[in-house]
């Protein structure tokens, strides 16, 4: 501004972005191929899957096992990304009051 029963409601008009904090997702996890290390060592590169989800799937430590061989376990803390909510900053927009000038 509109609308009704004139009270209290309901619709409508109006931007963009930041920053924090909370929720879901995700458990920063699991499978798997191929290569590599070897107690001063346990490592890389690939693919799969996992979300009514794009992306991310790793850092750094602590334990522990593995007597030289091929194989890791377990545990602490630290994100980002999608998506919705609070909350504060700016910015836009409207409106209100004071001054000024004309």
């Nucleotide at each position: 501004u509109u609308u009704u029963u004139u009270a209290a409601a309901g619709a409508g008009c109006a931007u963009u972005u930041c920053a924090u904090c909370c929720a879901u997702a995700u458990a920063a996890c699991g499978c798997u191929g191929g290569u590599a290390a070897u107690a001063u060592g346990g490592a890389c590169c690939g693919g799969c899957a996992g979300u009514u989800u794009c992306u991310a799937c790793a850092g750094a430590g602590g334990a522990a096992c593995c007597u030289u061989a091929a194989a890791u376990u377990c545990u602490u803390c630290u994100a980002c990304u999608a998506u919705g909510g609070g909350u504060g900053a700016a910015u836009c927009a409207g409106g209100u009051g004071a001054g000024g000038u004309u």
Description
The prediction has a mean pLDDT of 77. A computed fold for a 102-nucleotide RNA from a Spirochaetaceae bacterium, annotated as Purine riboswitch aptamer. Lineage of the source: Bacteria > Spirochaetota > Spirochaetia > Spirochaetales > Spirochaetaceae. It matches the Rfam family "Purine riboswitch aptamer". Clan: Purine riboswitches. Rfam links the family to the GO term purine nucleobase biosynthetic process. The literature on the family includes a 2003 paper in Cell by Mandal et al., "Riboswitches Control Fundamental Biochemical Pathways in Bacillus subtilis and Other Bacteria".